RNAcentral holds the full RNA, with entries from Greengenes. This is a predicted structure of a 350-nucleotide part of an RNA (small-subunit ribosomal RNA, central domain) from an uncultured bacterium. Its mean pLDDT, the model's own confidence on a scale to 100, is 88.

Context: one part of a larger RNA
This record gives sequence, C1' cells and structure tokens, in this order.
RNA sequence: CUGGGCGUAAAGGGUGCGUAGGUGUUUUAUUAAGCCUUGAUUAAAAUACCCCGGCUUAACCGGGGACCUGGUCAGGGAACUGAUAGAAUAGAGUCUGGUAGAGGAAAGCGGAAUUCCCGGUGUAGCGGUGAAAUGCGUAGAUAUCGGGAGGAACACCUAAGGCGAAGGCAGCUUUCUGGACCAGUACUGACGCUGAGGCACGAAAGCGUGGGGAGCAAACAGGGUUAGAUACCCUGGUAGUCCACGCCGUAAACGAUGAGCACUGGAUGGUGGGGGAAUCGACCCCUUCACUGUCGCAGCUAACGCGUUAAGUGCUCCGCCUGGGGACUACGACCGCAAGGUUGAAACUC
Repeated sequence: CUGGGCGUAAAGGGUGCGUAGGUGUUUUAUUAAGCCUUGAUUAAAAUACCCCGGCUUAACCGGGGACCUGGUCAGGGAACUGAUAGAAUAGAGUCUGGUAGAGGAAAGCGGAAUUCCCGGUGUAGCGGUGAAAUGCGUAGAUAUCGGGAGGAACACCUAAGGCGAAGGCAGCUUUCUGGACCAGUACUGACGCUGAGGCACGAAAGCGUGGGGAGCAAACAGGGUUAGAUACCCUGGUAGUCCACGCCGUAAACGAUGAGCACUGGAUGGUGGGGGAAUCGACCCCUUCACUGUCGCAGCUAACGCGUUAAGUGCUCCGCCUGGGGACUACGACCGCAAGGUUGAAACUC
C1' cells in the first nucleotide's frame, strides 16, 4: 500500500454551517501536466529466471540470454482527466404571485383544576390500603357555598396530522423572525456535492448567581409488608422541577439505517399545492409536484426483514469497525467551577 464490512452480529459522528482537501453538467478552440506511442540513454556486478558448459553427480562454479515493470531526454498523438479562453442551460440559485404549519424569540391575556387563606352552612369523622397504620380532625376537619392569593400545566380540538438540521415544538392574541412547498419561467450562468480541522446548536439530570415555589418529588422521616426490606404500598417531605443570565455537552441523542445525485414493476391511505373534464356550485373523476404511512414485483439479506422514503443498481465525499475480558479504564493532553467530558493504551487472561 492493499481486503471485507457498518438496521439487529464489532462498526454511521447527536445535529447543522462551513475552511483546507477530494470530487463535479453540455459545448468550441488552444495547450500538452496526467495519459498513449516510438526511439535513445541509464537502472554496477552478483543474486533470482531460461539455455549451454566444468568438477564421476549435486551443492558449487563458468559462459550467454532475457529480466530489472523504474529514472532521464527527444520525436509524435490529442480521445479521456487537468489547465487557459469563450459560449450554453438540463444542476444550483435569484425574482414574481400564492399556500400550509405546536418552526424560533419576546410581550400581553384567558379559563378549568390542585393547594393555601378568610367567611357562611354543618357534625364526627376524614384520609389511605390487599388489609391496616402513621397522618389530619371537637382549637370544628372531610363535605358544601361565597370571596381572595399564588404557582405550574394548557382538557376537548388531537389525528401511524403538521413543523423543525437535530435536540425538540401544543391555550389565545400581537410584534419581530427562519425555513419549506406550489405555479410562472423573467434573471445569474456550474456559482454544485461532500467536508479532516474549526464554529454553532444540542433532551433530561447536574452546577453557579439571583428570583420563584401551587402540584409533583430524588434524599430524608415515619407507618406497613417481610425471615430481613436500607425496596415495591401508605402518610409526610427538602433539593429539583419554574424564571433570568452563565456553565455542562452527554442519552436506547434510534429509522439502533451519514450526506448528495441518478436509475429500477406495482397497489392503497394521509397532509399541502397546481392543472384538466364536467357542473349553477360542491361532492366526485382524471392528472402533476412536494412531504408522510401501509402492503408488496424484481433484486438484496445469515435470517429477520428492506423493497422508488431501499437494506435494490451505480457514482462522489466524510465518519467508523477489525475476537471476548482488562476498558465508555490507566497515563498524558485539552476542556470544565465541580460533577465530569473528549481523546485513549498496555501488561495479564480466555
């Protein structure tokens, strides 16, 4: 240098943006770096290979040939790759007009419910469980009616429905704001794809400072259960959960399936657009895009299964794997307030 792989066996980076790099549409001309061809020159000898010969053979030795797939120079070629110049529009983007959406941020508002406080009615229980007890209640609870406070979450609509790169996103209104899709085909003219490093985002838990605290609830306490019960059940209950700002940077961050492009029978749903026929209009029918399900041909797969949203057939680029344990470890380095994270061995052992 090379092989085979990565849904479930080891293996897709949590996600995006993007630098270097890699790679890249059609066409014309030029060039000749890659590429092809011819010739020269060099690639010491020996070894290795083929042929012949010398020691009685062999090992060994001698002679000849070919090879040394490489380097350099020169002549030639121009299909392909590259380079330079020009042109194009099928990729990509811009523009115009529309559409749907829990996409993001901020501010304001709303009702139901839980809890607590005040007042009224009212009396002996309430609560909880498999059964109980701890607990609450004659200092008047539970129940019920009226008033008030406060925090958090938004029933129905709601749907294998939508949006987002992923994490994720759901009461209503307003403001600011990102993206997607459809139709038109006016404009730019390869501006594309991927992306080592890098940068940004990144559930929950956790951390720092300051608020907030209704419900829930690690820790903790008590009551039960039990042989025990540091649990499961019950009564309480603090961090936390919430807000602002700043960290952390990990997850079964999952479709356990990287991104892009192209191609390859169908059937049947959903969501958002467009066109056509018909119609007073709607329903309905045909058709075309984008997204999203199910079933299945070929093919693939160890099987399960995947199957135009591929795990099929190809191309480009990145990441990763290489027996189990030791080891998501040690040491070092970098990051972090810490918790810890990232990178990541070996001895030994089977």